[in-house]
RNA sequence: AGAGUUUGAUCCUGGCUCAGAUUGAACGCUGGCGGCAUGCCUAACACAUGCAAGUCGAACGCGAAAGCCCUUUCGGGGGCAAGUAGAGUGGCGGACGGGUGAGUAACGCGUAGGAAUCUGCCCGGCAGCGGGGUACAACUCGGGGAAACUCGAGCUAAUACCGCAUACGCCCUACGGGGGAAAGCGGGGGACCUUCGGGCCUCGUGCUGUCGGAUGAGCCUGCGUCGGAUUAGCUAGUUGGUAGGGUAAAUGCCUACCAAGGCGACGAUCCGUAGCUGGUCUGAGAGGACGAUCAGCCACACUGGGACUGAGACACGGCCCAGACUCCUACGGGAGGCAGCAGUGGGGAAUAUUGGACAAUGGGCGCAAGCCUGAUCCAGCAAUGCCGCGUGUGUGAAGAAGGCCUGCGGGUUGUAAAGCACUUUCGGGAGGGAAGAAAAGCGACGUGCUAAUACCACGUCGACUUGACGUUACUUCCAGAAGAAGCACCGGCUAACUCCGUGCCAGCAGCCGCGGUAAUACGGAGGGUGCGAGCGUUAAUCGGAAUUACUGGGCGUAAAGAGCACGUAGGCGGUUUGAUAAGUCGGAUGUGAAAGCCCCGGGCUCAACCUGGGAAUUGCAUUCGAUACUGUCAGGCUCGAGUGCGAGAGAGGGGGGUAGAAUUCCCGGUGUAGCGGUGAAAUGUUAGAUAUCGGGAGGAAUACCAGUGGCGAAGGCGGCCCCCUGGCUUGAUACUGACGCUGAGGUGCGAAAGCGUGGGGAGCAAACAGGAUUAGAUACCCUGGUAGUCCACGCUGUAAACGAUGUCGACUAGCUGUUGGGCCCAUAUAAGGGCUUAGUGGCGCAGCAAACGCGAUAAGUCGACCGCCUGGGGAGUACGGCCGCAAGGUUAAAACUCAAAGGAAUUGACGGGGGCCCGCACAAGCGGUGGAGCAUGUGGUUUAAUUCGAUGCAACGCGAAGAACCUUACCAGCUCUUGACAUCUGGGGAACUGCUUAGAGAUAGGCGGGUGCCUUCGGGAACCCCAAGACAGGUGCUGCAUGGCUGUCGUCAGCUCGUGUCGUGAGAUGUUGGGUUAAGUCCCGUAACGAGCGCAACCCUUGUCCCUAGUUGCCAUCGGGUAAAGCCGGGAACUCUAGGGAGACUGCCGGUGAUAAACCGGAGGAAGGUGGGGAUGACGUCAAGUCAUCAUGGCCCUUAUGGGCUGGGCGACACACGUGCUACAAUGGCCGGUACAGAGGGCUGCAAACCCGCGAGGGGGAGCCAAUCCCAGAAAACCGGUCGUAGUCCGGAUUGCAGUCUGCAACUCGACUGCAUGAAGUCGGAAUCGCUAGUAAUCGCGGAUCAGAAUGCCGCGGUGAAUACGUUCCCGGGCCUUGUACACACCGCCCGUCACACCAUGGGAGUGGGCUGCACCAGAAGUAGGUAGCUUAACCUUCGGGAGGGCGUUUACCACGGUGUGGUUCAUGACUGGGGUGAAGUCGAAACAAGGCA
Repeated sequence: AGAGUUUGAUCCUGGCUCAGAUUGAACGCUGGCGGCAUGCCUAACACAUGCAAGUCGAACGCGAAAGCCCUUUCGGGGGCAAGUAGAGUGGCGGACGGGUGAGUAACGCGUAGGAAUCUGCCCGGCAGCGGGGUACAACUCGGGGAAACUCGAGCUAAUACCGCAUACGCCCUACGGGGGAAAGCGGGGGACCUUCGGGCCUCGUGCUGUCGGAUGAGCCUGCGUCGGAUUAGCUAGUUGGUAGGGUAAAUGCCUACCAAGGCGACGAUCCGUAGCUGGUCUGAGAGGACGAUCAGCCACACUGGGACUGAGACACGGCCCAGACUCCUACGGGAGGCAGCAGUGGGGAAUAUUGGACAAUGGGCGCAAGCCUGAUCCAGCAAUGCCGCGUGUGUGAAGAAGGCCUGCGGGUUGUAAAGCACUUUCGGGAGGGAAGAAAAGCGACGUGCUAAUACCACGUCGACUUGACGUUACUUCCAGAAGAAGCACCGGCUAACUCCGUGCCAGCAGCCGCGGUAAUACGGAGGGUGCGAGCGUUAAUCGGAAUUACUGGGCGUAAAGAGCACGUAGGCGGUUUGAUAAGUCGGAUGUGAAAGCCCCGGGCUCAACCUGGGAAUUGCAUUCGAUACUGUCAGGCUCGAGUGCGAGAGAGGGGGGUAGAAUUCCCGGUGUAGCGGUGAAAUGUUAGAUAUCGGGAGGAAUACCAGUGGCGAAGGCGGCCCCCUGGCUUGAUACUGACGCUGAGGUGCGAAAGCGUGGGGAGCAAACAGGAUUAGAUACCCUGGUAGUCCACGCUGUAAACGAUGUCGACUAGCUGUUGGGCCCAUAUAAGGGCUUAGUGGCGCAGCAAACGCGAUAAGUCGACCGCCUGGGGAGUACGGCCGCAAGGUUAAAACUCAAAGGAAUUGACGGGGGCCCGCACAAGCGGUGGAGCAUGUGGUUUAAUUCGAUGCAACGCGAAGAACCUUACCAGCUCUUGACAUCUGGGGAACUGCUUAGAGAUAGGCGGGUGCCUUCGGGAACCCCAAGACAGGUGCUGCAUGGCUGUCGUCAGCUCGUGUCGUGAGAUGUUGGGUUAAGUCCCGUAACGAGCGCAACCCUUGUCCCUAGUUGCCAUCGGGUAAAGCCGGGAACUCUAGGGAGACUGCCGGUGAUAAACCGGAGGAAGGUGGGGAUGACGUCAAGUCAUCAUGGCCCUUAUGGGCUGGGCGACACACGUGCUACAAUGGCCGGUACAGAGGGCUGCAAACCCGCGAGGGGGAGCCAAUCCCAGAAAACCGGUCGUAGUCCGGAUUGCAGUCUGCAACUCGACUGCAUGAAGUCGGAAUCGCUAGUAAUCGCGGAUCAGAAUGCCGCGGUGAAUACGUUCCCGGGCCUUGUACACACCGCCCGUCACACCAUGGGAGUGGGCUGCACCAGAAGUAGGUAGCUUAACCUUCGGGAGGGCGUUUACCACGGUGUGGUUCAUGACUGGGGUGAAGUCGAAACAAGGCA
């Protein structure tokens, strides 16, 4: 410090997620030791039991018992125990310490200050402690009660209580005066006195008054201290005053009266949440989150209220009352409060022992000893955290065994283990053994006090004593590698990879995402990586997140500028002088507790931890200075702003009037049949329409001018004239003197539609009606048509109210158009040129920007102020408030859900976008298919099986160039198991062959013949049989694991690369453009220059000529010969054969074109612009086809999914489709006659002549291994005849009979022949195919396969057309461009209703809780006031009584409780609304392309 994730890829925006650190944690797996910390975060839920606050005999009175001893009349008595235990009176302490965080948004806390206060114990100063009196407990007696407890009578002490005296100082005061205290106790003692108790003296302690201090506490103030405005107004003791009361103390703290204030947008009130702080965690910091342990403050103590006592409380282990709960009870009454320490139940994911000790530190009481102390110090439990240590070290290669993987060679686990040699921390056993302890008390000595060598205090010395922890820390010895390693992860982020299992299952997952048969992602294993007594997971906080942006973000299109203006508060503000010193800056002082963090030291062996010092504590306050800037005050200035004066432009606004054109309607004229409307129609019009002419009515809008022209703040504004009125511009100058900018709330304006009232209504036109279109058409189109559109007044307040760009100001290159004004030049006018200013446009530099783009009219560089944004959906929705007559507007969430949603640009693909171009693509033609019969293939169905594959083009006469058996893979049955086939081992045998039996055959059995080849004589090779096992075998699966081969786009003209350049980048450029071509063919241009694969050419064939050669081919000339014939001699001319060459290149001419490339025309030529045909198929696409040609990974079968055999099936048949053949006839059929090919094949072959048969064919066998012989009669054509438009002399299916051939065998299931039969069919609906010349059409011939079996396929020649205007349209393709929400790429994407399931949520008659306002009732305990019903020790008294007190009663206040009525919040609710999510549901087709109606 970043990374993953939106896309085909890119940049940006933006969310989600991860890596880090942390925790009072919990859970899972695992677990050796120690140190130091920490440990109910939930129910402030309820608590059994024990303990947690007592102490003092040196304040006081009383006062046992057990036991021991003595005594006894056996009843008892006495002494010691013992003035002990014990309770009581009294004092001090129970207000500290300890717990908890419910409440509290507050002077509660933090910080800095303040004045009107109190303060026990403690310290210091001053003064004093005299003399009397009276009760009540305890106790005794009696009574009540179950108990708790209580009543009556009597006795008694005090440091208890009450007077009197005294009063330095104190308090009150009218300044004359008045008022008010106390307590003793203990130690010691010389003289004197004594009632022998003591007085007295002295010391100590205590007490009283008062002053001061210290400490603690109370009160007041400034500032700071969470969220919500969907809480905007709150307040009646409320704000202030006066008087009185009250308090320790200021104050409405309380009461009466008077005034009407006080708080609030700088957020009052209300609601929710919360103890605050030092600090803790995180972070670079600023911040953010938190407030366990430790420390400070606050609040609370079962819930609520109340006071008492006291220095201090409204009191955790005190009291009273009310309430809830629990317990006891004799039912009459009582008792209790763990949020003290342990502990229990409960709640919960979850949090410990009913331990030890007061040894230390501290606290209470005490003179002290001491007692008490769950504060505290320790121990126990828990890996809860932090820190440290260990589980061994060295050596050890045969790289052992085992495991795992393997390409079978090996690799890895791995020096790891074993083995050998060492060590002993920790743990275990046995010993030793610190520190935490200083005292107090006791003895001695010294000093002080004193009359005193007593006492007491302090100091020194000495002896004795005190440890819970503790079997302490530490240390020594002994034995022995001995007792001690796991957890998570290994697809990317993120370090770490293989095998097996599984097969969208089981499962994983933090995000992206894995799993559908080869999973590094699931589960296991081996191996590896990380950390390590821990490791992971979950939860939570900060970080990363600059993702709330103060540091440090944005708003044209990503979320985001309010529709516009005016203006309040607020914020900001020109220039100059002086003053001031609030802000600002500097110094000093005080404070900022300690702990913590940081630095430097020190102590535990180190560390964690502890400890000393420092720094820091960024803050606040006081004070002294500085005066540039800001503020404030005072005085100036003119450039900002404004005013006056002259001039100017304009659809600026409001009102009134007026004009012409047009539409419609009405009246009249002319005139006759349609008009209108559309893609095409129809609805409409039906009597004189439309058309046309004249006249009239009425409403609305203003053609041309007209212009990225003008005006206005925006919305918006358009004939002309008049009236009223706002703003702007310009010129020169005078004046005012900062008067300014922005603007939360607020106010006004604000298109269209809509609403209200009243008018108006020509045209247009929601709704509506009809007609079309359509599968439907509640639409688009058409015919009508009402609100509305218009006017007046009033509402509404929203728009893609857009420049998607807030207002104001300043600054920053230029060029150009246009509107208004001014100045100058020039000018007869107009036009023109220059400068300037205010608008309004286009380009463009710098700069900015993600890019697009913006660019003086900024989206540049700055300043001021306002508004707004923070992932998508839910949702601009719900609820609430405000506004509105309503419609609705405005403000504005949450649950839930997703891992994206977006912006710009790129490359493709696509478009019922555009441009250019091509192709039998259309058109123009010719012939077909689709109808019939048959053949063949396919689907479907059937079947035991109808084997399998191919499935739009690009499957379907396809694999199959040929299924009767075989083929054959399928089915049935019968059989074999090392196998039909390959290699290896052992044994035997030549191989081989004839006959025979059983069987459907495979097969099994029997009999016979036969001894081979090579040899170095050992043996070897081939073949057969038997045996066992390694293995064979599989047309079994996966073409979506593959190779190879093939189809297709497409013989289309494209597809790329290097370097350079441009762009942040994906990418672009080149390859685009202008021409041209069949072509990315070529030329030119050009930030490109070159190159590669394709195109073309090179290859084959065909067309012309030449050369060479001349048999089996040829025959012109010469000769021979035949009925005829190259038949023969001969010839080498011709044809031909097959080798070689020539030829064609836009080469030549003319024209066009940029002079180029090229095109057009022409000449010559056999052939002319690629001459015709073929072979040749770029990068790639379709997971295209093929595991059944072959090969091959993986999986599967192994007496079977392998092998053999017989028979059957692949040939089925209601039907549907493809491809063909034959036809429907006269351009024909039939009969007869007569011509002319090419290319092939032939020894398991082709087969002639001749003979037989009507024929298929049979017999026959010459010839031929083929330019020689054969297949082999070519057919159409031509000549002649017949048929005469008919289901025929067309057509030949089907069927019967009889045959031929092949073959082991033609039943299922061959081909062919003859005779007989003679079906459909009379040219084929929608639709659809081929073909551009030797082509289509038509005619026959050959071949492969093959025993036989073509209408198929592959070839061959014969005859031989028609048409192409042209590129609008259909299909396919190429290039450029455009749009895109597509990228699996339009067979794309995607919207809404409905149906189903689940989830959260709104409304809802209501219902049930919580909190709370107002009004009223009520009134416990208590306090204060009143009161004389009862009562009363101290004081006074004139002895009657009084003062004062208590009880009772009453008034005021008030808790609980109650009634009524509101508010708010939570839960729930029949039914209901929309929303979200879900695998393939239904209906349509709204959006994305002109998305088919932008």
Predicted 3D model of a 1494-nucleotide RNA (small-subunit ribosomal RNA) from a metagenome. The coordinates come from a structure-prediction model, not an experiment, and the mean pLDDT is 86. Rfam family: Bacterial small subunit ribosomal RNA. Its family is annotated with ribosome and structural constituent of ribosome in the Gene Ontology.